Predicted 3D model of a 71-nucleotide RNA (transfer RNA) from a Minisyncoccota bacterium. The source organism's lineage runs through Bacteria, Bacillati and Minisyncoccota. RNAcentral holds the sequence, with entries from ENA. RNAcentral records the identical sequence in 3 taxa. Its mean pLDDT, the model's own confidence on a scale to 100, is 84.
[in-house]
RNA sequence: GGGUCCAUCGUAUAAUGGUAGUACAUCGGUCUCCAAAACCGACAGCCCAGGUCCGAUUCCUGGUGGGCCCG
Numbered sequence: 001g002g003g004u005c006c007a008u009c010g011u012a013u014a015a016u017g018g019u020a021g022u023a024c025a026u027c028g029g030u031c032u033c034c035a036a037a038a039c040c041g042a043c044a045g046c047c048c049a050g051g052u053c054c055g056a057u058u059c060c061u062g063g064u065g066g067g068c069c070c071g
Base pairs, nucleotide, nucleotide: 001070002069003068004067005066006065007064010024011023012022013021018054026042027041028040029039030038047063048062049061050060051059
């Protein structure tokens, strides 16, 4: 330099155009002499900028970051 894949709560991971889910973690509560476990609840996220569309995490373009392959 060329090709290709990926980017979603703190972490891991779904969602192929129509309200962004789940698990763990965190916080609050119940229980307990206390704590743990268990149960109930809460908080928290679509890498950035444009475009298409009635509507974009999803499709298109560019950028940023990362993985792999070729040179």